[in-house]
RNA sequence: GCGGCUGUAGUCCAGUGGUUAUGACGAUGGCUUCCCAAGCCUUUGACCCGGGUUCGAAUCCCGGCAGCCGCACCA
Numbered sequence: 001g002c003g004g005c006u007g008u009a010g011u012c013c014a015g016u017g018g019u020u021a022u023g024a025c026g027a028u029g030g031c032u033u034c035c036c037a038a039g040c041c042u043u044u045g046a047c048c049c050g051g052g053u054u055c056g057a058a059u060c061c062c063g064g065c066a067g068c069c070g071c072a073c074c075a
Base pairs, nucleotide, nucleotide: 001071002070003069004068005067006066007065010025011024012023018055026044027043029041030040031039048064049063050062051061052060
C1' cells in the first nucleotide's frame, strides 16, 4: 500500500429501517443479615467522527479515524 472483519455505557454484548436502544457485570441508594457474601428492589450511564439515501438510520451507502486478520512491499 491492497483486501476482509469490527467499532453501542467503566467492561462484555443484543438490536439488519419504525413508539422510550437489550441484557449482564460494575457503580449509587435501599431491603434482608449479628457482620460479610449471596438474593431482591431503585437509580445511574452508550450508538467512533463527518456526509448521503429515506417520511424515518445504531441498522443501508460514501469518506475519515481506530483495532484485528490476511496479502504485498522493504531488508